[in-house]
RNA sequence: GAGUUUGAUUCAUGGCUCAGGACGAACGCUGGCGGCGUGCUUAACACAUGCAAGUCGAACGAAGAGCGAUGGAAGCUUGCUUCUAUCAAUCUUAGUGGCGAACGGGUGAGUAACGCGUAAUCAACCUGCCCUUCAGAGGGGGACAACAGUUGGAAACGACUGCUAAUACCGCAUACGAUCUAAUCUCGGCAUCGAGGAUAGAUGAAAGGUGGCCUCUACAUGUAAGCUAUCACUGAAGGAGGGGAUUGCGUCUGAUUAGCUAGUUGGAGGGGUAACGGCCCACCAAGGCGAUGAUCAGUAGCCGGUCUGAGAGGAUGAACGGCCACAUUGGGACUGAGACACGGCCCAGACUCCUACGGGAGGCAGCAGUGGGGAAUAUUGCACAAUGGGCGCAAGCCUGAUGCAGCGACGCCGCGUGAGGGAUGACGGCCUUCGGGUUGUAAACCUCUGUUAGCAUCGAAGAAGCGAAAGUGACGGUAGGUGCAGAGAAAGCGCCGGCUAACUACGUGCCAGCAGCCGCGGUAAUACGUAGGGCGCGAGCGUUGUCCGGAAUUAUUGGGCGUAAAGAGCUUGUAGGCGGUUGGUCGCGUCUGCUGUGAAAGGCUGGGGCUUAACCCUGGUUUUGCAGUGGGUACGGGCUAACUAGAGUGCAGUAGGGGAGACUGGAAUUCCUGGUGUAGCGGUGGAAUGCGCAGAUAUCAGGAGGAACACCGAUGGCGAAGGCAGGUCUCUGGGCUGUAACUGACGCUGAGAAGCGAAAGCAUGGGGAGCGAACAGGAUUAGAUACCCUGGUAGUCCAUGCCGUAAACGUUGGGCACUAGGUGUGGGGGACAUUCCACGUUUUCCGCGCCGUAGCCAACGCAUUAAGUGCCCCGCCUGGGGAGUACGGCCGCAAGGCUAAAACUCAAAGAAAUUGACGGGGGCCCGCACAAGCGGCGGAGCAUGCGGAUUAAUUCGAUGCAACGCGAAGAACCUUACCAAGGCUUGACAUAUACUGGACUGCGUCAGAGAUGGCGUUUCCCUUCGGGGCUGGUAUACAGGUGGUGCAUGGUUGUCGUCAGCUCGUGUCGUGAGAUGUUGGGUUAAGUCCCGCAACGAGCGCAACCCUCGUUCUAUGUUGCCAGCACGUGAUGGUGGGGACUCAUAGGAGACUGCCGGGGUCAACUCGGAGGAAGGUGGGGAUGACGUCAAAUCAUCAUGCCCCUUAUGUCUUGGGCUUCACGCAUGCUACAAUGGCCGGUACAGAGGGUUGCGAUACUGUGAGGUGGAGCUAAUCCCCAAAAGCCGGUCUCAGUUCGGAUUGGGGUCUGCAACUCGACCCCAUGAAGUCGGAGUCGCUAGUAAUCGCAGAUCAGCAACGCUGCGGUGAAUACGUUCCCGGGCCUUGCACACACCGCCCGUC
Repeated sequence: GAGUUUGAUUCAUGGCUCAGGACGAACGCUGGCGGCGUGCUUAACACAUGCAAGUCGAACGAAGAGCGAUGGAAGCUUGCUUCUAUCAAUCUUAGUGGCGAACGGGUGAGUAACGCGUAAUCAACCUGCCCUUCAGAGGGGGACAACAGUUGGAAACGACUGCUAAUACCGCAUACGAUCUAAUCUCGGCAUCGAGGAUAGAUGAAAGGUGGCCUCUACAUGUAAGCUAUCACUGAAGGAGGGGAUUGCGUCUGAUUAGCUAGUUGGAGGGGUAACGGCCCACCAAGGCGAUGAUCAGUAGCCGGUCUGAGAGGAUGAACGGCCACAUUGGGACUGAGACACGGCCCAGACUCCUACGGGAGGCAGCAGUGGGGAAUAUUGCACAAUGGGCGCAAGCCUGAUGCAGCGACGCCGCGUGAGGGAUGACGGCCUUCGGGUUGUAAACCUCUGUUAGCAUCGAAGAAGCGAAAGUGACGGUAGGUGCAGAGAAAGCGCCGGCUAACUACGUGCCAGCAGCCGCGGUAAUACGUAGGGCGCGAGCGUUGUCCGGAAUUAUUGGGCGUAAAGAGCUUGUAGGCGGUUGGUCGCGUCUGCUGUGAAAGGCUGGGGCUUAACCCUGGUUUUGCAGUGGGUACGGGCUAACUAGAGUGCAGUAGGGGAGACUGGAAUUCCUGGUGUAGCGGUGGAAUGCGCAGAUAUCAGGAGGAACACCGAUGGCGAAGGCAGGUCUCUGGGCUGUAACUGACGCUGAGAAGCGAAAGCAUGGGGAGCGAACAGGAUUAGAUACCCUGGUAGUCCAUGCCGUAAACGUUGGGCACUAGGUGUGGGGGACAUUCCACGUUUUCCGCGCCGUAGCCAACGCAUUAAGUGCCCCGCCUGGGGAGUACGGCCGCAAGGCUAAAACUCAAAGAAAUUGACGGGGGCCCGCACAAGCGGCGGAGCAUGCGGAUUAAUUCGAUGCAACGCGAAGAACCUUACCAAGGCUUGACAUAUACUGGACUGCGUCAGAGAUGGCGUUUCCCUUCGGGGCUGGUAUACAGGUGGUGCAUGGUUGUCGUCAGCUCGUGUCGUGAGAUGUUGGGUUAAGUCCCGCAACGAGCGCAACCCUCGUUCUAUGUUGCCAGCACGUGAUGGUGGGGACUCAUAGGAGACUGCCGGGGUCAACUCGGAGGAAGGUGGGGAUGACGUCAAAUCAUCAUGCCCCUUAUGUCUUGGGCUUCACGCAUGCUACAAUGGCCGGUACAGAGGGUUGCGAUACUGUGAGGUGGAGCUAAUCCCCAAAAGCCGGUCUCAGUUCGGAUUGGGGUCUGCAACUCGACCCCAUGAAGUCGGAGUCGCUAGUAAUCGCAGAUCAGCAACGCUGCGGUGAAUACGUUCCCGGGCCUUGCACACACCGCCCGUC
């Protein structure tokens, strides 16, 4: 920096996660070369085998070998061999002795410590080998190994006897120094004291070896003594280097470890040590450590450094270097200059091995190596050539230190896997909109180069030194040089949804799988798997683990605490922290100069060396620290002297439910007694339990007892908080005001600690009126262990003692100072005014509230009573859950309180604000929403649709409103999509190409259920003669699908809803989501209009414009009309004529709150009125905003993807969609007298008609038939309207109501009425007597009621649907309630939005 809590926001709080760097790493895939590094982090587990510490013969005796020389013997080839004796160069060695073995090498178990780091100290110490100086080394002695002999034992290893040497051991002598004792002198310091000098006394040393020489001496010609050189030896002083001891400071976590300590702390004495010291011992004293964390527990080697980080920090301590500790575990000492000793000793334990069972041996945390453990870590290599170490005079020997090599991409660094050209942008792959794109100059091909690897050949430096010389290299025939050949031998890994660079196809279908977080996958997955392509890094790439970072997410730098986690319930006060003014002094902090140290390596930087780099060498610097010393003194601090502004005291006033105790008052409730009085009272939403004729309630009087204190009373007062209220008295705390007499910083805060601390609860004893947990009863309820009612025990009250918690809240710790105001109120003081008082005006101090500027805040909000600006001190927080829980401790009589985790789990939890939706929240308003009415449904029968059941199939869709007389404005076949059976396969239908044939068709006949098939017969058009049109067959592309997905879609539709809403631009406000506008006051059917307003405008909606009905005018009159005129008939606008009227068609007018009055903001508008055919939208229709419901439809149509292709396509026959224990919906007909039946009689509108409507007439009881006038329609027909009206009859019955059902007989349509049509006639005559809960429609030409027409259609299931007219009501007080909707506001833990979310029990 990013992702992640939300519908969105602040990214405000807060966690989780990612991108970076690093590693002694491991794992997966892959792997060309070289250089430099690096490699058991685990079992300080166990170890086979080999090696890792020896050396010196110039310390010593001895033994052995032995060049060579001499003598002897033997053999014989008389100069050779063998044997033997002596001498003997030289070499080797077990032992004695010296030095080393305490270094080097390994490991990190232990250790929280003077262990380490750093800085000091030793006046409290040691020091082999090395260096310097001084002084010495005289003269003796006795042994023990080796060896020899005897002997034990399996072995390891001894025992005894007897010899022997030394640089082994021991006396003596000597003593410049040294040490000690005694008294003494000088100088110095840091307390004990230190250094030095002189005197006297005492004590204590030594070792020789080797080479050379022969001047002196001896023996007699090279030896000894001697001299000399060198290496050793002794004493002393000093140095260097090494070690020891002591001290200041620093050095992990836990207080759920708070007390620890008996050699403990100190003293003086002694012992011991190289040395101080309780280091050890006896005695004496009773100390010592600890909240600045003792003790205890856990963890850990420490550091230079390393990693990370801007830094401060955090983490770490492999390799290299310093220190420490350890060496199988524990203990101990010996030797030695040095050890309490890795490859020494002794003892004990465990383990392993040998054994003759009696005893012995061993210690890889040295180098290799083995087993084991483990995710995991190498060769039983070469060499002492170099560097270094031990011994030695030296040569030299030893050296798994070291130098090298081997193995491992374990890390870092370097190089390569080719370079240039090369487009028809080849083939192939992948994608595709089929055009192409991409892989991609990539390849092929052409021209080159030759690193690395390969082959051949040449071939180092590292060598200094040592040695008389010769000679001497592990690495290594390595590095390097030269030549040769050939692009020849050399690329992978991860990722591609966002974070995060990189996208498509296929497969899969919440499966398989992915995933660091968010999350992806349920049939179109850029997230799984594969492929193509791309991105990143590259001999590596990813994953896992760990650390730092990001994380300001423990905040010193650099955070917070009103509501997000977080102020202790409050006060007092200890330690501590912080602290007023002015002098003086010190110089502790602080500032500064210098000195020492801060090892090397490392880091940074300059230079240099390997071809470069890594790596290495070198100069500088860094090393922020500590110590010492000189200086400064403002500030902080110590000491000292003062001051008065902080704080306190005094004095004078003052308000108060501040506290404690005692006394006391009235009202009310209850109870008791008595009186009056009678039937109820009480209680509730309504009741009941309860009380009451044994006299209640009510009322009067008297009495008892307990508790609480009406009015005043307040947003008011007091108190630290909890809290405090009738009145009086006593005691008592604090505040405020004024004054300025006193003290003189005495102050603030406050870890621990102490005290106070509501209610409830506990203990003991009182008290007990009312109220009242528990409990009982009555109700409510599905239940009701509740809410309501009647009772009622603890308790509430008092005294004493506990408890110690609360939403103990202002959710805001205390103190001080500063920073605009306004207003109210409580308590004081001053001034003015008033003659005085009161009131008033003003000012000041202290409280309690409200509003508000700056500022702050995430926002809300806070704002002199801060959540502003600063300082001081305390408390507390660090994601949610687990959990304020468990365990432990402390407190409590108990209840419980205080302190206080972890495992595990989630990616959030939470704050504030925004917009919606929602509320059995509020306000306003509307709607046949309720109410007021009228008529229905729900009961019956039937019709139609649906569910269910059934079936071979009962095709499919529609399912709350908004599916169910819906798609379907017509299922007998067809339709038809379903089922059974029978057929066809380029197909029933389209286009194209190629080949081929010619008609196709019609007719007849046969088979068949038919489709179809067989047979017979008939037979085209145009032409430029190439062919074309039409058509059959074959073949290929393809057709076809009412198959799937309406949750992939277009289009169309429903619904909220004809509800009044939905938005935008600019501006303004807000960090932002958003707000404003659109809210408010009125008004409207309306976001309709007016007024106001940080808004001003605009758009889609509303309204209007459109159609129709209602009035009128104009024009035109046929098929319409007929007033007047005329003709005519049995009768009729029948005829001539007419345009007046009706009517038709077309075009105008008219209605706009225009006029008057009241109300209203001089508004919009509203109420009333006039005129008018019509009045406030005149009635009706069409018209449906942004959007919601993944609403409906893939079966109207179109369409992506998937699926079928001799079938899910297509043709045909028959069947089914019409089934039927049942349930629902919508209708029709009824149940009758406002009626049924019979007779007579009147009045419409709107439609339709040539495949048609079909008149008059005849016929049939009728459906209908015969017949055909007229009509392509204001002409003819359908056409009869019905209710109505006038008569008659029936008389309340299952009827003369009702018509279902059934039997019989017919008519019509049609190829065909069996499944399965309608209608007619005769007969039959079911249920049903007005319908439970519930529910629907309708506000006027409406409901109700009555018929008529049309579409579809051969016919018809129509009682449906769409229209048309006839007759023609009732009611609306009103908006409380039900339902739906609109606006404003409020709450919200909802946002899939209350059909939400979510808790508990089982």